[in-house]
RNA sequence: AGAGCCGGACAGACCGCCGCUGCAGAAUUUUCUGCGGAGGAAAGUCCGGGCUCCGCAGGGCAGGACGCCGGGUAACACCCGGGAGGGGCGACCCUCUGACAGCGCCACAGAAAGCAGACCGCCCAGCAAUGGGUAAGGGUGAAACGGCGGUGUAAGAGACCACCAGCUGCACCAGCAAUGGCGCAGGCUAGGCAUACCACGUCCGGAGCAAGACCAAAUAGGGAAGGAGGCCUGCCCGGCCAUACUCCUUCCGGGUAGGUUGCUGGAGGGUGCGGGUAACCGUACUCCAAGAGGAAUGGCGGUCCUGCGGGCUUUAUGUCCGCACGACAAAACCCGGCUUAUCGUCUGGCUCUCUUU
Numbered sequence: 001a002g003a004g005c006c007g008g009a010c011a012g013a014c015c016g017c018c019g020c021u022g023c024a025g026a027a028u029u030u031u032c033u034g035c036g037g038a039g040g041a042a043a044g045u046c047c048g049g050g051c052u053c054c055g056c057a058g059g060g061c062a063g064g065a066c067g068c069c070g071g072g073u074a075a076c077a078c079c080c081g082g083g084a085g086g087g088g089c090g091a092c093c094c095u096c097u098g099a100c101a102g103c104g105c106c107a108c109a110g111a112a113a114g115c116a117g118a119c120c121g122c123c124c125a126g127c128a129a130u131g132g133g134u135a136a137g138g139g140u141g142a143a144a145c146g147g148c149g150g151u152g153u154a155a156g157a158g159a160c161c162a163c164c165a166g167c168u169g170c171a172c173c174a175g176c177a178a179u180g181g182c183g184c185a186g187g188c189u190a191g192g193c194a195u196a197c198c199a200c201g202u203c204c205g206g207a208g209c210a211a212g213a214c215c216a217a218a219u220a221g222g223g224a225a226g227g228a229g230g231c232c233u234g235c236c237c238g239g240c241c242a243u244a245c246u247c248c249u250u251c252c253g254g255g256u257a258g259g260u261u262g263c264u265g266g267a268g269g270g271u272g273c274g275g276g277u278a279a280c281c282g283u284a285c286u287c288c289a290a291g292a293g294g295a296a297u298g299g300c301g302g303u304c305c306u307g308c309g310g311g312c313u314u315u316a317u318g319u320c321c322g323c324a325c326g327a328c329a330a331a332a333c334c335c336g337g338c339u340u341a342u343c344g345u346c347u348g349g350c351u352c353u354c355u356u357u
Stems, first nucleotide, its partner, number of pairs: 001353010012304007020037007039328001043339002046337005051208004063204005068082005083096005097199002102197001104193003119138002121134005146164002149161003165189001167186004172181003212261004222252007229241004268287008305326001306324007
C1' cells in the first nucleotide's frame, strides 16, 4: 500500500418565527411564563419475564418449543467459556439427541440407491449362440458395501496376512463434564436424510393495559317503601275493607356514555473499586430521561457541515453553481433478547499478500 475478519460509537449542528403536547406557577376561563417532549432499531410481534385478571388437590392427554458439556440470568430459543465435526492460507465463520424401536424417502444419470446388483470388462467351457464364475479395472452419480500392498487363484474376492482408517468390548491416564490420549482383544466393514413422520429427555395453566381498579349522567329496565279505590264523612288526618299486569312520589343498587387510575423511578443509566478467563455479580457515589391516547413530538426561513454532479484553476488544495424532504424508520404498560432494515462518518483489535528500510 492492497485485500479481508471481529467488534464499538454517532445518526447533521446552531439561530429566528408560527404551531402541537405533558407538568409547574401566575392570571383567571382561556391566555401568559418557565421546564420537558421518539429509536438503535421505537419495526417484525418471533422467543423469555415482570405486572393484572381468571383457573388450579395432585397427575396425565393433546399442543408447542428446545436438544454436546459447564456456567450466567428473573427467565429464555439469549449470552459467555469449553468440546466435537465441517469450511477458509489465515484473522475467523457455520453446525450440534437418536438412522441396530417402528415407518418412509434418496430426483436425474446409472446394470444396480438398500433383505444389493452385474452394463462394459476379466476368466472357464463352447465352432457359435449361449451357460457358468468374478467384483480387481472402466463408466454413472451428491452418495456404489473400507484403503493400500502382498499371498492366493482359471480370473478374482477380508478367502488369508501386515499396516492404516473406522466399529464393538475391557482397562489406565487427564478433565466437574462434554471429551481427549494411550493400550489390549474381537469380528473383519457398518451409506445418507430426523428442517420426513416418529422415539427419548427437559420446559411450558389460559388470556392480555382494549389486562384490571375507582367515580359515574341521560334514556330504558330491576328492587324497596309510601300513595292513588270504597265506607265512616262534604273536606283533611285517622281507622276499617278491598288489592293492581297500571300510574305517581321518594330512595337503593347494577350497568352504558364520559371521566380518573393503571402510567412510568425501573431486574434503570453513568463513573470508580472489588470478584470472575468471560458472560455476569457485589459495592460506593451520582443522575432522572416523552407519557399522548383517535393518538403531541410539526412547518417555514437563514447560516454552516456532509454527500453527489458540474464549472474555473497548475494535479492536489481552493473557490463557485446546482441537487438532497440528508439512510432506515416513528413510542402506545414496562423490561431482557433474537431477527430484519439502514445514506454516510469516526474508531478499537486482528489476519493475509506485496513493497521499502